[in-house]
About this RNA: SAM riboswitch aptamer (S box leader) from Planococcus glaciei, 105 nucleotides, folded computationally. Lineage of the source: Bacteria > Bacillota > Bacilli > Caryophanaceae > Planococcus.
RNA sequence: CUCUUAUUUAGAGUGGUGGAGGGAAGUGCCCUAUGAAGCCCGGCAACCGUCAUGCAAAUGAAAUGGUGCCAAAUCACACAAAGCGGAAGCUUUGGGAGAUGAGAG
Numbered sequence: 001c002u003c004u005u006a007u008u009u010a011g012a013g014u015g016g017u018g019g020a021g022g023g024a025a026g027u028g029c030c031c032u033a034u035g036a037a038g039c040c041c042g043g044c045a046a047c048c049g050u051c052a053u054g055c056a057a058a059u060g061a062a063a064u065g066g067u068g069c070c071a072a073a074u075c076a077c078a079c080a081a082a083g084c085g086g087a088a089g090c091u092u093u094g095g096g097a098g099a100u101g102a103g104a105g
Base pairs, nucleotide, nucleotide: 001105002104003103004102005101006100007099008098013041015040016039017038021031022030023029026077027076028075042070043069044068047066048065050061051060052059053058074097079094080093081092082091083090084089
């Protein structure tokens, strides 16, 4: 990097350092010197793993291991279909893109 598969409206700091950016990309809309990113500490969760029950599917437990995460629903939308509407647009469903885990190449 590609493929498969599961999840994606919950949760998480009045800390230290740092000193201008950040929210994937496009369009918006936001956050940010009342301090961005990064790093440290802290925390959340429970995918893999561990333990218990079980033939299995699965269920439960802990949080010492491997990841992940800690503004806003994945911040919203984008494409298609259906419905509503005079229109702008709105709603629902599906898809695409992204993110994370696990597995394969």
The prediction has a mean pLDDT of 85.